Notes
This is a predicted structure of a 72-nucleotide RNA (transfer RNA) from Candidatus Roizmanbacteria bacterium CG10_big_fil_rev_8_21_14_0_10_45_7. NCBI's taxonomy places the organism under Bacteria, Bacteria candidate phyla, Candidatus Roizmaniibacteriota. The prediction has a mean pLDDT of 83. Its Rfam family is "tRNA". The family's RNA type in Rfam is transfer RNA.

RNA sequence: GGACUCGUGGCUCAGGGGUAGAGCGUCCCGUUCACAUCGGGAAGGUCGGAGGUUCGAGACCUCCCGAGUCCA
Repeated sequence: GGACUCGUGGCUCAGGGGUAGAGCGUCCCGUUCACAUCGGGAAGGUCGGAGGUUCGAGACCUCCCGAGUCCA
C1' cells in the first nucleotide's frame, strides 16, 4: 500500500428498511437470622463520526476514524 470482517447499554452479543433488544452486571423490593440462590421491578445506548438514498436508516451507498485477519 491492497483485500476482507467487525464497531449497537458497564461486558458479551442479537437486530440486515417501520417502537432499539437479550444474557451477564448495577440498583430497589420480596424470600432468609444473615449471605447465596430464586422471584418481581427499575435505571442505563440519540447504534464509531460525517454526508447521501428513502415517506422512513442501527440496517442500504460514499468518505473518514478505530480494531482484527490475510496479501504485498